[in-house]
Molecule: transfer RNA
Organism: Candidatus Peregrinibacteria bacterium
RNA sequence: GCCGCCCUAGCUCAGUGGUAGAGCACUUCCAUGGUAAGGAAGGGGUCUCGGGUUCAAAUCCCGAGGGCGGCU
Repeated sequence: GCCGCCCUAGCUCAGUGGUAGAGCACUUCCAUGGUAAGGAAGGGGUCUCGGGUUCAAAUCCCGAGGGCGGCU
C1' cells in the first nucleotide's frame, strides 16, 4: 500500500427496515443457622462518529475513527 471482518448495557454477545434484547454482573426483597448456591422485582444503552436513501435506519449506501486478520 491492497483486501476482508468487527464496533449494540459494566463484560460476552443476539438483533438483517417498524417500541433495542439475552446471559453474567449491579441494586432491592424473599428464603437460609449462614452463604459466593436458590426464588422474585428493578436500574442501566442518543446502537463509535458525520452524511445519504426511506413514511420509518442498530439494520441499507457513502465517508471518517478505532480494533483484528490476510497479502505484498